[in-house]
RNA sequence: GCGGGAUUAGUUGAGUGGCCUAACACUACCUUCCCAAGGUAGAGACACGGGUUCGAUUCCCGUAUCCCGCUCCA
Numbered sequence: 001g002c003g004g005g006a007u008u009a010g011u012u013g014a015g016u017g018g019c020c021u022a023a024c025a026c027u028a029c030c031u032u033c034c035c036a037a038g039g040u041a042g043a044g045a046c047a048c049g050g051g052u053u054c055g056a057u058u059c060c061c062g063u064a065u066c067c068c069g070c071u072c073c074a
Stems, first nucleotide, its partner, number of pairs: 001070007010024003018054001026042005047063005
């Protein structure tokens, strides 16, 4: 330098043009003498910028970071 893949909540994963889902973690309450466990409720995310579209997390382009492969030079 070229090609491919990944980026979603604090963490790990799912999802796919029409309200972003779950587990663990966190907060409050219930339960318990207390803790743990259990139950109910809540807060919290689509890496960044642009384009297409009535509508983009999803499609397209660029950028960033990480991973894999190839090539050149030293």